[in-house]
């Protein structure tokens, strides 16, 4: 001096960059784009800062004389500028089918078993007034009565309880209605009769209150009938009135008349679409510029202390 391993301390990483905004630089905001690689806080009437402008304020980790600066070049993107082709609307010029009306000229056809041409009437609309058909909806009122039941009030009995009076309610005849009919369920402890057992009353004879059970009201669910009533119709009579292209059906009518094709002519159409052209909106190409993440990079600065081994 020069290695190799150990501590240190200078230092060095933990991103850059473009828009936006600002006088101007950084940041928060958007957007590119790199890395094994940070955390918290505050900031657009904003924070911080002044061309030494490449943020402030707290904190971490890593590397460690390791690095760091950096002219050029390449380059993802970004900005600005440029405005081509294209599209879309509309103007103008030119051109122009299709179609449709006429005339002629050709073919084919029908038709005195009746063309052409008048007339009626349906077929279609609206209105009314009935009828059908669907479907929706609807379940009367009144009298009478009666073993009856609930309530309100009175009277009598020793106890069950006996009797009356007014109301409502069922039921039952009759009328009378569209408001009836059939068929199934059906009130829990709380419609209604019946009501075993059991249970109250009472010498007894009787009464009495009532579960379940059964039968019905009330509801409910299905079908039918009916029809005051309401709605709609691939439906129909009738009257009034529109409509009349076309197609039906009757009538008159009594013939160079009908129909249908191809050609050409004239005239509408001047659309549609074509071509050019101008204006307007859009669109963003070529090209110029600026700035540049990342990538390689000339060159620059810096490579220091201490300790132990080794040469």
């Nucleotide at each position: 001096c020069g290695g190799u391993g150990g501590g240190c301390u200078a230092g060095g990483c933990u991103g850059g960059g473009g828009g936006g905004u600002u006088c101007g630089g950084c940041g928060u905001c958007c957007c590119c784009u790199g890395u094994a690689a940070c955390c918290c806080g505050a900031a657009a009437u904003c924070g911080c800062c002044g061309a030494u402008a490449c943020g402030c304020g707290g904190g971490a980790g890593c590397c460690g004389a390791a690095g760091c600066c950096g002219a050029g070049g390449g380059a993802a993107g970004a900005c600005c500028u440029g405005g081509a082709a294209g599209g879309c609307a509309g103007g103008g010029a030119g051109u122009g089918a299709a179609c449709c009306u006429c005339c002629g000229g050709c073919c084919u056809u029908c038709g005195u078993a009746g063309a052409a041409u008048c007339c009626c009437c349906g077929u279609c609309c609206u209105g009314g007034a009935g009828g059908g058909c669907u479907g929706a909806c609807g379940g009367u009122u009144a009298c009478g009565g009666u073993c009856g039941g609930g309530c309100u009030u009175c009277u009598c009995g020793g106890a069950g309880g006996a009797g009356a009076u007014g109301u409502c309610c069922a039921c039952c005849g009759u009328a009378u209605u569209u408001g009836c009919c059939g068929g199934g369920g059906g009130c829990a402890c709380u419609g209604g009769c019946u009501c075993a057992g059991g249970c109250c009353c009472g010498g007894a004879a009787g009464g009495g209150a009532g579960c379940a059970g059964g039968c019905u009201c009330a509801c409910c669910c299905c079908g039918g009938a009916c029809g005051c009533u309401c709605a709609g119709c691939g439906c129909u009579u009738c009257c009034a009135g529109g409509g009349g292209a076309g197609c039906g059906g009757g009538g008159a009518g009594g013939a160079u008349g009908g129909a249908g094709g191809c050609c050409g002519g004239a005239g509408g159409g001047g659309u549609a679409g074509c071509u050019c052209u101008c204006u307007g909106c859009u669109g963003g190409a070529a090209g110029g510029g600026u700035c540049g993440a990342c990538c390689c990079g000339a060159g620059g600065c810096g490579u220091g202390c201490c300790c132990a081994c080794c040469a």